[in-house]
RNA sequence: CUCUUAUCCAGAGAGGUGGAGGGAAUGGCCCGAUGAAACCCAGCAACCAUUAGACAAUUGUCUAACAGGUGCUAAUUCCAGCAAAGCGUGAUGCUUUGACAGAUAAGAG
Numbered sequence: 001c002u003c004u005u006a007u008c009c010a011g012a013g014a015g016g017u018g019g020a021g022g023g024a025a026u027g028g029c030c031c032g033a034u035g036a037a038a039c040c041c042a043g044c045a046a047c048c049a050u051u052a053g054a055c056a057a058u059u060g061u062c063u064a065a066c067a068g069g070u071g072c073u074a075a076u077u078c079c080a081g082c083a084a085a086g087c088g089u090g091a092u093g094c095u096u097u098g099a100c101a102g103a104u105a106a107g108a109g
Base pairs, nucleotide, nucleotide: 001109002108003107004106005105006104007103008102013041015040016039017038021031022030023029026080027079028078042073043072044071047069048068050065051064052063053062054061055060077101082098083097084096085095086094087093
């Protein structure tokens, strides 16, 4: 980097260093010197691992515990963008579902 599977409406800092950018990309709309990114600390969650139990019968499903490997800590993945269905306006539209894209985990190449 590519592929597969699962999840993405919950949760988490008035801390320290740092100094101007950041929210993937496009269009919006936002955040930021009342300090952005990044690092440290702190915290959240529980995908994988581990442990225990139950069931099933080949290493699987479920439940509980823990917190070792990741991850995360503005706004639903901040919103939209493509398609379908429904509703509606004089007109712009609105709602739901799905796809695309993205993020994370686990596995494969």
The RNA shown here (SAM riboswitch aptamer (S box leader)) has 109 nucleotides and comes from Alkalibacillus aidingensis. It was read from a public genome assembly, where an Rfam model found it. The prediction has a mean pLDDT of 84. NCBI's taxonomy places the organism under Bacteria, Bacillati, Bacilli, Bacillaceae, Alkalibacillus. Rfam family: SAM riboswitch aptamer (S box leader). About the family: The SAM riboswitch is found upstream of a number of genes which code for proteins involved in methionine or cysteine biosynthesis in Gram-positive bacteria.